[in-house]
Molecule: Purine riboswitch aptamer
Organism: Selenihalanaerobacter shriftii
């Protein structure tokens, strides 16, 4: 000086999983059946449509309406789920460099 192996340190990359936004789907929506409540009330159960889609299809607030009957209406705010893509930190692992020993 070169080569090989091991350990340590540093840097870089980094799967699956985790987590956080974003996009798409769906408007947390439609149509019915049976039953229930009644101005201190306005629901419950089941089905149906909606998504190249599994699941979900509700809650609260607010403004009305119904004068006692069987029917609710508008507005605002708030999710989950499926798929896609991105960010974040660490890790298995890999690469490089330094150092030590042979």
């Nucleotide at each position: 000086a070169a080569u090989a192996a091991u350990a340590u340190u540093a840097u870089c990359a980094a799967a699956a999983a985790a987590u956080c936004g974003c996009g798409u789907a769906u408007a947390a929506u439609u149509u019915c059946a049976a039953g229930a409540a009644u101005a201190a009330g306005g629901c419950u159960u089941g089905a149906u449509a909606g998504u190249u889609u599994c699941u979900a299809c509700c809650g609260g607030c607010u403004a009305g309406c119904c004068g006692a009957a069987a029917a609710c209406u508008g507005g605002c705010c708030g999710a989950c789920u499926a798929c896609g893509g991105g960010g974040u930190a660490g890790c298995a692992u890999g690469a490089u460099a330094a150092c030590u020993a042979u």